[in-house]
């Protein structure tokens, strides 16, 4: 330098043939307990890497970047 894949919650990841974004774990609150832990219940947590384009509408499609991984 070229090619491919990936980027979504604090972490590990799902998701959608375009229509208000989810799980597990962690953290928080409550119950239980003499008190922790464990267990159960609940609530919260996201500019979906950035710019541009297409579209009534983009996390999703196209494009240009940035970062990571792999191949040559």
């Nucleotide at each position: 330098g070229c090619c491919g894949c990936c980027a979504u919650a604090g972490c590990u990841c799902a998701g959608c043939a375009g229509g208000u974004a989810g799980a597990g774990c962690a953290g928080c609150u409550c119950a239980c307990u003499u008190g922790u832990a464990a267990u159960g219940a609940g609530a919260a947590g996201g500019u979906c890497c950035g710019g541009g384009g297409u579209u009534c509408g983009a996390u999703u499609c196209c494009u240009c970047g940035u970062g990571g991984c792999g191949g040559c």
Annotation: The RNA shown here (transfer RNA) has 72 nucleotides and comes from a Gammaproteobacteria bacterium. Its Rfam family is "tRNA". It is annotated as a transfer RNA. Gene Ontology term of the family: triplet codon-amino acid adaptor activity.